[in-house]
RNA sequence: GGAGCAGGUCAGGUGGCCGCUGUUCCGCGGAAACGCGGAAGAGAGGAAAGUCCGGGCUCCAUAGGACAGGGUGCUGGGUAACGCCCAGUCCCGGUAACGGGAAGGAAAGUGCCACAGAAAGCAAACCGCCCCGGCGAGGUGUGCAUCACCUUCCGGGGUAAGGGUGAAACGGUGAGGUAAGAGCUCACCAGUCCCGCCGGUGACGGCGGGAGCUCGGCAAACCCCACCCGGAGCAAGACCGAAUAGGGGAACGUUCGAGGGCGGUCCGUCCGAGUUCCCGGGUAGGUCGCUGGACCCCGGCGGUAACGCCGGGGCUAGAUGAAUGGUCACCCUUUCUUCGGUGGUGUCCCGUGUGAACCGCCGAAGGGAUACAGAACCCGGCUUAUGAGCGGCUCCAGUA
RNA sequence: AGGCCAGUAGCUCUAACGGUAGAGCGUCGGACUCCAAAUCCGGGUGUUGGGGGUUCGAAUCCCUCCUGGCCUGCCA
Numbered sequence: 001g002g003a004g005c006a007g008g009u010c011a012g013g014u015g016g017c018c019g020c021u022g023u024u025c026c027g028c029g030g031a032a033a034c035g036c037g038g039a040a041g042a043g044a045g046g047a048a049a050g051u052c053c054g055g056g057c058u059c060c061a062u063a064g065g066a067c068a069g070g071g072u073g074c075u076g077g078g079u080a081a082c083g084c085c086c087a088g089u090c091c092c093g094g095u096a097a098c099g100g101g102a103a104g105g106a107a108a109g110u111g112c113c114a115c116a117g118a119a120a121g122c123a124a125a126c127c128g129c130c131c132c133g134g135c136g137a138g139g140u141g142u143g144c145a146u147c148a149c150c151u152u153c154c155g156g157g158g159u160a161a162g163g164g165u166g167a168a169a170c171g172g173u174g175a176g177g178u179a180a181g182a183g184c185u186c187a188c189c190a191g192u193c194c195c196g197c198c199g200g201u202g203a204c205g206g207c208g209g210g211a212g213c214u215c216g217g218c219a220a221a222c223c224c225c226a227c228c229c230g231g232a233g234c235a236a237g238a239c240c241g242a243a244u245a246g247g248g249g250a251a252c253g254u255u256c257g258a259g260g261g262c263g264g265u266c267c268g269u270c271c272g273a274g275u276u277c278c279c280g281g282g283u284a285g286g287u288c289g290c291u292g293g294a295c296c297c298c299g300g301c302g303g304u305a306a307c308g309c310c311g312g313g314g315c316u317a318g319a320u321g322a323a324u325g326g327u328c329a330c331c332c333u334u335u336c337u338u339c340g341g342u343g344g345u346g347u348c349c350c351g352u353g354u355g356a357a358c359c360g361c362c363g364a365a366g367g368g369a370u371a372c373a374g375a376a377c378c379c380g381g382c383u384u385a386u387g388a389g390c391g392g393c394u395c396c397a398g399u400a
Numbered sequence: 401a402g403g404c405c406a407g408u409a410g411c412u413c414u415a416a417c418g419g420u421a422g423a424g425c426g427u428c429g430g431a432c433u434c435c436a437a438a439u440c441c442g443g444g445u446g447u448u449g450g451g452g453g454u455u456c457g458a459a460u461c462c463c464u465c466c467u468g469g470c471c472u473g474c475c476a
Base pairs, nucleotide, nucleotide: 001396002395003394004393005392007390009388010387012331013330014329015328016327017326018325020043021042023040024039025038026037027036028035029034045372049383050382052381053380054379055378056377057233058232059231060230069229070228071227072226073225074088075087076086077085078084089103090101091100092099093098104224105223109222110221111218112217113216126163127162128159129158130157131156132155133154134153136152137151138150139149140148141147171189172188173187174186175185176184190214191213192211193210194209195208196207197206198205199204237288238287239286240285247279248278249277250276251275252274259271260270261269262268295314296313297312298311299310300309301308302307333369334368335367336366337365338364339363340362341361342360343359344358345357349353401472402471403470404469405468406467407466410425411424412423413422419456427443428442429441430440431439449465450464451463452462453461
């Protein structure tokens, strides 16, 4: 210098002015609720997002258990809990730093394994190899033959070494053995299972011995095994509570006319079967839930770590068509242009200073940029989006 | 807040339980025609929404993300 791997950090700052939403205090009005005015202080995130998991909280259900359904699935630990986190085992990828793994069971049962291939799962044989038979055909010994041998054909049988197919083919190499062969036998290697010892809490690892045991893959196919899960969600839930229309009750009234219109009142006239009061439920609306909590920071101790314990300190959104903003100035970060200074590589003229071009650093002026994104009951995670900068580690190349 | 569905060629839709993706219309080229339409012949139609995983093999199974759509909520 290049390529890469992991980790943690910040999320522009200060001030002025104008707004928005809560809180507290003061003044005025008011019986109060509250309204108006003023002051002080506060006001988004690392993901507030997706709503993918887990819990708190609230209501409903519930003796206990089982089935169904869903989820998880190496080991140990952390935690309120988790599918999360930490540490480790084994396997896979990478030269490495490091990363990934839904990683129990296929020797319980069922199912699937296209095409190709003889055969795809448990016995099966295309070419090949070998044996037997035919008195099949041809040839040789040999002149003949019912004898022997060779080639070929047909039939029966043995074989799984070799060929070929496939993603995958019933361990590999060598020797013995055999008609030919084969773990058929033996030696070594690989794997599986069993036993023992050692290390480890454990997953597992190491060593030794035994058994020729060699058994396909798929469970993110059904399934089996182990463990976990009652349901719904702040529109949970609690309280206050209109208008209108229903519900219940009482009184008066429907020929003895309640009530209403005209009208200041009476009379009169017209309409006329309901009218008035009380109670209760729900709705609109409002209040609470509503933010102080498995909270944050610092230090010590325990632990490899996640995390836990102790001590001290701190607290700062609670909106509800939904506030948390706008603008100006200066500074910070970064980038571009111009100018000045300076350092390096060093062209050319030429002979020791004029100094082209390129690169770096510092300073000044001017211009630009500053991401993803907005709480809605609250937390712990995961995932996704995204700007900047920091320290660490690995590999390669070069220089000293 | 809770629940469900879909995404495949330019468009509309198929693809038993994983076996290597098809049909119609449209489009393009050719034939026919003086030219067109109709008709006939022929062709490409494609990262199966994106990424990752399981598997010999994925449109299909699993995880995650994106886009679009639907349903439910109070009282009697």
This is a predicted complex of two RNAs, RNase P RNA and transfer RNA, with 476 nucleotides together.
Model confidence (mean pLDDT): 75 of 100.
It holds a member of the Rfam family "Bacterial RNase P class A". Rfam's curators write: Ribonuclease P (RNase P) is a ubiquitous endoribonuclease, found in archaea, bacteria and eukarya as well as chloroplasts and mitochondria.